[in-house]
A computed fold for a 266-nucleotide part of an RNA from an uncultured Bdellovibrionales bacterium, annotated as large-subunit ribosomal RNA, domain VI. Model confidence (mean pLDDT): 89 of 100. The sequence was found in a public genome assembly.
Context: one part of a larger RNA
RNA sequence: CGUAGGAAAACUGAGGAGAGCUGUCCUUAGUACGAGAGGACCGGGAUGGACGAACCUCUGGUGUUCCUGUUGUCGCGCCAGCGGCAUAGCAGGGUAGCUAUGUUCGGAACGGAUAACCGCUGAAAGCAUCUAAGCGGGAAGCCGACUCCAAGAUUAGUUUUCCCUAGGCUUCGGCCUCUAAAGACUCCUCGGAGACUACGAGGUUGAUAGGCGGGAGGUGUAAGCGCAGUAAUGCGUUCAGCUGACCCGUACUAACAGUCGUGAGG
Repeated sequence: CGUAGGAAAACUGAGGAGAGCUGUCCUUAGUACGAGAGGACCGGGAUGGACGAACCUCUGGUGUUCCUGUUGUCGCGCCAGCGGCAUAGCAGGGUAGCUAUGUUCGGAACGGAUAACCGCUGAAAGCAUCUAAGCGGGAAGCCGACUCCAAGAUUAGUUUUCCCUAGGCUUCGGCCUCUAAAGACUCCUCGGAGACUACGAGGUUGAUAGGCGGGAGGUGUAAGCGCAGUAAUGCGUUCAGCUGACCCGUACUAACAGUCGUGAGG
């Protein structure tokens, strides 16, 4: 820009993409078959491999500053307590998120038309013949079925709902006054969304982010004080103190401020 007014939502599915794998064991059954040795079809069940998707409950990884310990040195006047630097100084753990080696799931079943092939009926050709007319069966393959995209499918589809029902002039191009909808966007607060954009949540009729309150989870018992000990240190107060992303709540802070879109439609 188009889709013959504007708008929101939900669909249809032309068409396209993906998937499509397979082992072993048990049973049927030591049955059918076979002199024996051996040993099934068909059917039912279990469990794997490779591949793929989603996810983070579990098992782990990461988690650049969440907690703790600790070395050297410098600083805060000193002690105590802290901070800076040394790869995050080093070391031990670790929330959310991300993640595989972790967890769950998938290939199927079914239908249609067929290939090779197997048939029924059956003439040409009194027989025979699956074929010439006609009718069946038959594959991991084909078309559906399963998952995803999809109306720029210009053949531009469908359904539901919402919105606009002024006046005057005109040389018919338009102009003036009034009106400004439904809805959308810019902008702003953000995100399980993300390169940007897009998408999604929200913008005071508000829990969108931050803060604050409570909780979960993590770390592992803070500082100060008291007691014991010459002291290092230990014990008590104290499962304390601290705590990023997680959960719930709470308007304290910030979501300010604007624009577009018309008047009933060839």